[in-house]
Small-subunit ribosomal RNA, 3' minor domain from an Ignavibacteria bacterium, 131 nucleotides, folded computationally. It matches the Rfam family "Bacterial small subunit ribosomal RNA".

Context: one part of a larger RNA
RNA sequence: CACCGCCCGUCAAGCCAUGGAAGCCGGGGGCGCCCGAAGCCGCUGAACAAGCGUCGAAGGCGAAAUCGGUGACUGGGGCUAAGUCGUAACAAGGUAGCCGUAUCGGAAGGUGCGGCUGGAUCACUCUCCUU
Numbered sequence: 001c002a003c004c005g006c007c008c009g010u011c012a013a014g015c016c017a018u019g020g021a022a023g024c025c026g027g028g029g030g031c032g033c034c035c036g037a038a039g040c041c042g043c044u045g046a047a048c049a050a051g052c053g054u055c056g057a058a059g060g061c062g063a064a065a066u067c068g069g070u071g072a073c074u075g076g077g078g079c080u081a082a083g084u085c086g087u088a089a090c091a092a093g094g095u096a097g098c099c100g101u102a103u104c105g106g107a108a109g110g111u112g113c114g115g116c117u118g119g120a121u122c123a124c125u126c127u128c129c130u131u
Base pairs, nucleotide, nucleotide: 003093005090008086009085011083013080014079015078016077018075019074020073023070024069025068026067027066031062032061033060034059039055041053042052043051044050096117097116098115099114100113101112102111103110104109
């Protein structure tokens, strides 16, 4: 192995990881409240009786944050010899292409507006270079 080329996207199949998600389960920590042992301290008291108060372990309740798992459903992504639909791009790729934006469409994409040449072709003008 060179246009019988290359190549784009939807759709279908398989695998992989991942985002969203009502909810469910769990972890550590903090906060607020309830209750409040021992004990120290304070008050009353003659008192190392007793009572009351502050602090206070364990226990209970609540709201929130955070991390992890799970989760019907859902979003795209990656990969995979020979699937489907078209043919957008590459030669003026058969409507030049591309960028931004708006809008429309099974899909590549189309159209409008603005911009770029990294556009081919033809003609003309000007500038420069060579002979």